[in-house]
RNA sequence: GCCGAGAUAGCUCAGUUGGUAGAGCAUUGCACUCGUAACGCAAAGGUCGUGGGUUCAAUCCCCGCUCUCGGCU
Numbered sequence: 001g002c003c004g005a006g007a008u009a010g011c012u013c014a015g016u017u018g019g020u021a022g023a024g025c026a027u028u029g030c031a032c033u034c035g036u037a038a039c040g041c042a043a044a045g046g047u048c049g050u051g052g053g054u055u056c057a058a059u060c061c062c063c064g065c066u067c068u069c070g071g072c073u
Base pairs, nucleotide, nucleotide: 001072002071003070004069005068006067007066010025011024012023013022019056027043028042029041030040049065050064051063052062053061
């Protein structure tokens, strides 16, 4: 330099032929218990990497950029 994959909650990851974004773990509260843990219930937590474009509407489609991983040279 070229090719491909990826970037979504604190962490690991889903997701949608374009229509208000979810799970598990972790955190907090409640319940349970003599008490703690576990189990149960609930809450909080996201400008979906970034800048543009298309669209009534973009996490999703198109283009550029940044970063990560793999391959080729």